[in-house]
Molecule: SAM riboswitch aptamer (S box leader)
Organism: Bhargavaea sp. CC-171006
RNA sequence: CUCUUAUCAAGAGCGGCGGAGGGAAUAGGCCCUGCGAAGCCCGGCAACCGGCGGACGAUGUCUGCAAAGGUGCUAAUUCCUACAGAUCCGGGAGCGGAUCUGGCAGAUAAGGG
Numbered sequence: 001c002u003c004u005u006a007u008c009a010a011g012a013g014c015g016g017c018g019g020a021g022g023g024a025a026u027a028g029g030c031c032c033u034g035c036g037a038a039g040c041c042c043g044g045c046a047a048c049c050g051g052c053g054g055a056c057g058a059u060g061u062c063u064g065c066a067a068a069g070g071u072g073c074u075a076a077u078u079c080c081u082a083c084a085g086a087u088c089c090g091g092g093a094g095c096g097g098a099u100c101u102g103g104c105a106g107a108u109a110a111g112g113g
Stems, first nucleotide, its partner, number of pairs: 001113008013042001015041003021032003026082004043074003048070002051065006078105001083102008
């Protein structure tokens, strides 16, 4: 870098350092930020892997415990929309809007190349 699978509406600080930006990318919105952004440290949240236990239709599935192991996360749904479909609303029509579903993209974990 790429492929596969799973998850993405919950949860998490008025702390310290730091100093101006940040919310992945492109576009459009909308936000956060000197009442202090990013980043780092500490704290916290959470069971994806791993660990311990239980059940079963059993080389796996479900489930309980544990955050002294490996990650991850810690404004807003992955902040929202970009593509397609369904339903509804407005309009004479092109079309516009709302809701839902799916997809794309992305993030994280585990495994493969």